[in-house]
RNA sequence: AUGAAGAAUGCGGGAGAGACCCUAACCGGGCGCCGAAGGAGCAAGCGGGUAUAUGGCCUGUAUACUCGUGAAACUCUCAGGCAAAAGGACCGCAUUCGGACC
Numbered sequence: 001a002u003g004a005a006g007a008a009u010g011c012g013g014g015a016g017a018g019a020c021c022c023u024a025a026c027c028g029g030g031c032g033c034c035g036a037a038g039g040a041g042c043a044a045g046c047g048g049g050u051a052u053a054u055g056g057c058c059u060g061u062a063u064a065c066u067c068g069u070g071a072a073a074c075u076c077u078c079a080g081g082c083a084a085a086a087g088g089a090c091c092g093c094a095u096u097c098g099g100a101c102c
Base pairs, nucleotide, nucleotide: 006097007096008095009094010093011092012091013090018031020030021029022028032082033081034080038078039076040075041074045069046068047067048066049065050064051063052062053061054060
C1' cells in the first nucleotide's frame, strides 16, 4: 500500500562575511572576517567496570572514579565562502527509484 523511512532529478525560495592589499581576473601570497556544502566536538540520560557504604553473605540501592553510547540550525573553522556568477543547510511543488515505517 490512494505507498512510510531513505535516495535521485527538475523547478522555485534561500542567509552571513573585505568589489581589502601585493596585482585587473585565474593561480599564489598577506592581513581581516563568515557559517547554511562537506567534516569534526559534546550535555542530560542510558549501559559497562572498579571502589566505598548500607548489612555477617548473595542480590539490590546510593555515592565517587572511569569507559562506552549519546542531538542540533549549538560549538570548532579543517575544508568551503566574503561584488556578480556559481555554490548553499533548509523549505515548497512535481517526477522517478524504493517497499514499511514515521

Glycine riboswitch aptamer from Thermoanaerobacter sp., 102 nucleotides, folded computationally. It was read from a public genome assembly, where an Rfam model found it. The prediction has a mean pLDDT of 83.